[in-house]
Context: one part of a larger RNA
Formats: sequence, C1' cells, structure tokens
RNA sequence: AUUGAACGCUGGCGGCGUGCUUAACACAUGCAAGUCGAACGCGAAAGGGGCUUCGGUUCUGAGUAGAGUGGCGCACGGGUGAGUAACGCGUGGAUAAUCUGCCCUUAUGAUGGGGAUAACAGUUGGAAACGGCUGCUAAUACCGGAUACGCUCGGGAGUAAAAUUUUGAGGAAAGACGGCCUCUGCGUGCAAGCUGUCGCAUAAGGAUGAGUCCGCGUCCCAUUAGCUUGUUGGUGGGGUAACGGCCUACCAAGGCAACGAUGGGUAGCCGAUCUGAGAGGAUGAUCGGCCACACUGGAACUGAAACACGGUCCAGACUCCUACGGGAGGCAGCAGUGGGGAAUAUUGCGCAAUGGGCGAAAGCCUGACGCAGCGACGCCGCGUGAGGGAUGAAGGUUUUCGGAUCGUAAACCUCUGUCGGAGGGGAAAAAGGCAGCAUAUGCUAAUCAGUGUGCUGUUGAUGGUACCCUUAAAGGAAGUACCGGCUAACUCCGUGCCAGCAGCCGCGGUAAUACGGAGGGUACGAGCGUUAAUC
Repeated sequence: AUUGAACGCUGGCGGCGUGCUUAACACAUGCAAGUCGAACGCGAAAGGGGCUUCGGUUCUGAGUAGAGUGGCGCACGGGUGAGUAACGCGUGGAUAAUCUGCCCUUAUGAUGGGGAUAACAGUUGGAAACGGCUGCUAAUACCGGAUACGCUCGGGAGUAAAAUUUUGAGGAAAGACGGCCUCUGCGUGCAAGCUGUCGCAUAAGGAUGAGUCCGCGUCCCAUUAGCUUGUUGGUGGGGUAACGGCCUACCAAGGCAACGAUGGGUAGCCGAUCUGAGAGGAUGAUCGGCCACACUGGAACUGAAACACGGUCCAGACUCCUACGGGAGGCAGCAGUGGGGAAUAUUGCGCAAUGGGCGAAAGCCUGACGCAGCGACGCCGCGUGAGGGAUGAAGGUUUUCGGAUCGUAAACCUCUGUCGGAGGGGAAAAAGGCAGCAUAUGCUAAUCAGUGUGCUGUUGAUGGUACCCUUAAAGGAAGUACCGGCUAACUCCGUGCCAGCAGCCGCGGUAAUACGGAGGGUACGAGCGUUAAUC
C1' cells in the first nucleotide's frame, strides 16, 4: 500500500460498486422455457336469453377455454469450479482431413398419388404413476411414383494430383393467408384461374458458429529413475462430418526418459487484479473470453449441433408416496430452509428499457435483465454549524499556593440553512408497436396487400423517486486508538516482579511519562483499532 474479509468499540445522510472464500453438504415451498389457430383435426363449461308437459330443449357464451397431432425453441441465456498439470488454457499457425439449423445472395423446381395415427368415442387393467383392446378422422406428420443440369456413387477421357468433360445408376418438395376478375372453368362472384406475402425442395456462394491437428509457453517433490503391450510403426478392413491404434485382424519390435519420462502432491486457465521505480513477486472474487461439471457412475436416442442442469435408459446412495403389487425425486438457476463456519443478503417489484425464444403480426414467455430491500463490506462526496465574545465565569486537573491549564472553549449576542423533518410542484430514461388521417413508392391486367415519410392519440417496474420551490429550526447527528524508544503526543493518583502490558527492545521488586484510573495531549475521523493474508 492492498483485501469478496472477520472481530471489538462507535455510527448522521447520499451516490456507485460489492456480498457462502467453509459442506460440488442435504433440501420444504414458489417461480426460473416456452410459443405458433396465418400447419391440422376435435372441442367444452359457468353465466345470460327464449320455449317448456319442469323431464328437457334451443340461441348465445364460442369455434372461446382446453388437451392432442405437427413446426420451431428447449445445445442459448443462468449457476458452480468438483475434476483436470492436459493441445485444458494462452499465443501463433494448419484443415488440400471437416460440418454449419435460423440469416444473406444467386439459380432451378414446387408434379401426380397412397396408407395410417393421436385427439375423440366405446370398453377394460391399476391404489397411484401409467396403460391395454376395438372403432372413426386431419395435416406443412408419414410413404411410394414422376422429374432433377448441378449433387452422390461407379466406368471412360484428362491430370503429377486436382480442375474439366462424357456415360450409367441413385436421390426432392407442402402448403397457408390476403386481394382480384385480365386470362381459364363454372358464368351471380366464386376458385382448381391471376396476383402479393410467408413457407417448402435441390444446388452453389457468403456470413456466423463449431470440430480436429501442430510449434512455443504453462506449479512443487529425484527423500519418485526407469516407464510402456494397442504400447511404437506398417498393411487390409471397420467407424466418424473429418485425419488418426479411434477400433479390429495380421506383421515388425519398437516408443518415452536426467533437456526429468513414470509416479506422487497441489491447482480450472487467461484478459486482468494487488504490490513494486522497474525487473519481479503474489492472486485469478466481481466484469469479459475459453474449458469442465450438473445427486454418484455408465450409456445411447433425438437433433444442424448434446452423449443434454430444470430430457431418456441402466446401476448405486439418499429422501418421499403406497392398497406392499409398485411408483416419484435431484436448487453447483432466483429467492428461501437446515447444517458447517470467524463470516456473506429479500421466500420483493416489473417485463417500462436492453437482450433472447416463438409468432405474419398483435402478443405470450423470460428469477437473463432492469429496479427496489438488507449489510460502514469497499471507494467517493456532504454534514454534525458560522462570526463576535475575557471579569480569562463556574467546575475539573495541577501547583513551588503566587499561579498554570482545559479556554474563545462555554454562557451570551448576531447570523446561515447543507443533510434530516413538514408542505407543494415534478422529470429524463419512450425508441418502437398499434389505431386514425395525409402523402410517396410499388408488384399487377388493375385494385388491394406490402414498404417509406409526416401529424395526432396511446405504452414507466423504478416512483410521486431524482430534481426544484416554500417552511420551522442550531435545533436530530462524534467517535476510536495511542502518548518509554522506534513514533507525533506528559503529568497526578493507585499498585508494588503483584495485578498486568508487550510488534521488537523491554516495563512492574514504594517516587512507574511503559500496569489501572484521571486531567491534558497526539493521530485519524463516520469511522477507528485488532487479527489474518499478499507485495
């Protein structure tokens, strides 16, 4: 000088930050990932109205709520640092050894068919979780056919290898919504027609993201000296998006190591942070990048991407439910609880902003995020008054008894009004989106839609907060450590090697500036000390 600090004493306000360093211990409860009806089929009820033989029925509610099929998302965002001494990370390269959903650009296509299934209805098993059987139905769900230069595979030409060219085989698709009548069909305005938007298929390129490989760097122990059999290399095969002992069969006997292999211990790495004149040393909280993990161990499925925190399966430990047959769960998400500990916060508000998912959009979801709450935990700012005031009052302490000191300090007089209190006004953060009007552009046969611009209206959790004005009033707001030397600051009393102090030297055994108290002083100040730790 510094700290994610803790402890002791004390404590007025605000701003900005920051807050389980220990048990990767166990978790009650709530929330943290949904969305789309402009992909699809189905489809209530309460309530209200009418009729009624009071049994019911019908209209509305409403094609709403709702679940289901399907699409996209759930691999992001958020948490933690257990493991890892490693191509994990950092840095620089390679990929002619690779992939890339959504997005952008370009080109081409989008044809003709089929069979199911959930929901639903009926029935049935089970305590439940959850099922079984029969029957019906739709799609942008699923499956064939057609076409496909390019794409994939094989053959030929060509080439060092590619590129390129030729031939054979194989491989696609889906529609939805709005508008219109120019063409076509019906001949009213409607769609199978036209048109716009979104979507679909194939291919090429881009962007973004990712996989893999390599050079160099990356803690301690030699009181760890030898280690290794898929081990090191080759050939054939398999596997992967992709190279490779990645896996497998066979063959060879290699490979690493004193320039530290192997083993053991410790540890996430970095940008950075702290310190220091620097070199260096120490650290890796918050913020940002990368990695790893998600009760413990293992495995795959789906998917562009996972071997997946709030998915699946198996095993294990633990907890819970049970009708004892069987089931359910995973806070290292945000709050919160118990426990551990010297020690670390609210079971808060809001999606208004920023960002993300879905959606054509309105919008919905979002404990990301924005805010608020708690803690002097840190940094910074402000205040606790200002001026005058000597008979140097009273009182305390001390005294050589004259005095000295607290001390202009107080009282008293004159002022001011920060913060806090009371009253009133009151933001920026809001851009957008939507609605209405106007206008331009625009595809088209034409209009609409769409797109751009302008005006008006509407959207704020924080919050009646910040800020401003008025008002009363010196009123509500100072402590902590030290005073032998180092080291700024001295006397009295008590104690008597006792009680005690102490960072080092050392104080204390009857005059203690070193113990305890008092007066005075010194330092810092809403803090001051102590402890721990680093330089």

Predicted 3D model of a 535-nucleotide part of an RNA (small-subunit ribosomal RNA, 5' domain) from an uncultured bacterium. Rfam family: Bacterial small subunit ribosomal RNA. Gene Ontology terms of the family: structural constituent of ribosome and ribosome. On this family, see Yusupov et al., Science 2001: "Crystal structure of the ribosome at 5.5 A resolution". The coordinates come from a structure-prediction model, not an experiment, and the mean pLDDT is 84. The RNAcentral record of the full RNA draws on ENA.